[in-house]
Molecule: transfer RNA
Organism: Methanomassiliicoccaceae archaeon
RNA sequence: GCCGCUGUGGCUUAGUGGUAUAGCAUCUGAUUCGUAAUCAGAAGGCCGAGGGUUCAAAUCCCUUCAGCGGCU
Repeated sequence: GCCGCUGUGGCUUAGUGGUAUAGCAUCUGAUUCGUAAUCAGAAGGCCGAGGGUUCAAAUCCCUUCAGCGGCU
């Protein structure tokens, strides 16, 4: 220099055009003499960044950033 893959709540992760999903963790409540476990509920991300296409984009296109791998 060229090619490919990955990037989504604190962590891990699902989601191939139609209001972003779950688990763990956190908080509240129930249960308990109390703690843990269990059960119920809540909060937390608009999807690495910018632009474009579309009625509508995490998803398609372009540029770019970071990480990983391959080739030279």